[in-house]
RNA sequence: GGGCAACUAACUCAGCGGGAGAGUACUACCUUCACACGGUAGGAGUCGCAGGUUCAAAUCCUGCGUUGCCCA
Numbered sequence: 001g002g003g004c005a006a007c008u009a010a011c012u013c014a015g016c017g018g019g020a021g022a023g024u025a026c027u028a029c030c031u032u033c034a035c036a037c038g039g040u041a042g043g044a045g046u047c048g049c050a051g052g053u054u055c056a057a058a059u060c061c062u063g064c065g066u067u068g069c070c071c072a
């Protein structure tokens, strides 16, 4: 220098054009003498950044960034 993949909640990930979600974690309450386990409820996201297409973009297109892999 070229190619490929990934980037979504604190962490691990799903979601492939119209509702942003799950598990774990966190907070409160119940339970316990207390802790853990268990149960109920709740908070937390500019969907890596910018632009474009579209009535509508996490999703499609382009560029950039970060990380990993391959080739030279």
Base pairs, nucleotide, nucleotide: 001071002070003069004068005067006066007065010024011023012022013021018055026042027041028040029039030038048064049063050062051061052060